[in-house]
RNA sequence: GUGUGAAAAAGGCAAACCACUCGUAAGGGUGGGACGCAAAGCCGCCGGUCCCAAACCGGGGUCAGACCCCUGCGGGGUCUGACCCCGGAAGGACAGCGGGGCUGCCAAC
Numbered sequence: 001g002u003g004u005g006a007a008a009a010a011g012g013c014a015a016a017c018c019a020c021u022c023g024u025a026a027g028g029g030u031g032g033g034a035c036g037c038a039a040a041g042c043c044g045c046c047g048g049u050c051c052c053a054a055a056c057c058g059g060g061g062u063c064a065g066a067c068c069c070c071u072g073c074g075g076g077g078u079c080u081g082a083c084c085c086c087g088g089a090a091g092g093a094c095a096g097c098g099g100g101g102c103u104g105c106c107a108a109c
Base pairs, nucleotide, nucleotide: 003109004107005106012037013036017032018031019030020029021028022027035096041102042101043100045099046098047097048094049093050092051091056088057087058086059085060084061083062082063081064080065079066078067077068076069075070074
């Protein structure tokens, strides 16, 4: 130095949950709290999982308006708009899901 993590030491981090807070949300921050962790230190590069309010695209529904058609109270068609639902794209989150990159304490072998 590389692999590795058996024993130990100095220390470190902190899941769930709770409070406050930011966000539409996934989730983040701070404090409390410890399930665990040898990279549970850092980086969204690859895969994966999760989210999606507003704006964009597509489909569907409801309502309204304009125009047209049918003999008619009425019915139908086309276009436009508003609202709702679904999907997509864009975007976002997770480093404690795996891989990869960078850095790092101690040490048997």
Predicted 3D model of a 109-nucleotide RNA (c-di-GMP-I riboswitch aptamer). It matches the Rfam family "c-di-GMP-I riboswitch aptamer". About the family: GEMM was predicted in a large-scale screen for bacterial structured RNA regulatory elements.